This is a predicted structure of a 72-nucleotide RNA (transfer RNA) from Wallemia ichthyophaga EXF-994. The coordinates come from a structure-prediction model, not an experiment, and the mean pLDDT is 83. RNAcentral records the identical sequence in 2 taxa. The organism belongs to Wallemia ichthyophaga, within Eukaryota. It matches the Rfam family "tRNA". The family's RNA type in Rfam is transfer RNA.
RNA sequence: GAGCGGGUAGUUUAAUGGUAGAACGUACAGCCGAUAACUGUAAGGUAUUAGGUUCAAUUCCUUUCCGGCUCA
Numbered sequence: 001g002a003g004c005g006g007g008u009a010g011u012u013u014a015a016u017g018g019u020a021g022a023a024c025g026u027a028c029a030g031c032c033g034a035u036a037a038c039u040g041u042a043a044g045g046u047a048u049u050a051g052g053u054u055c056a057a058u059u060c061c062u063u064u065c066c067g068g069c070u071c072a
Stems, first nucleotide, its partner, number of pairs: 001071004006066002010024004018055001026042005050062003
């Protein structure tokens, strides 16, 4: 330099154009003599940046940044 695939909650991740879910973790409550485990509830994400298309975009197109793989 070229190509491929990726970036979503504290972490790992789902979604194939129609109000973003889960697991683990965290907080609180229950249970226990107490702790762990277990059970319940809750908080937490405008989706890397900036634009475009659309009634509507995490999703389609362009662009910027970040890190990965392959080739030269």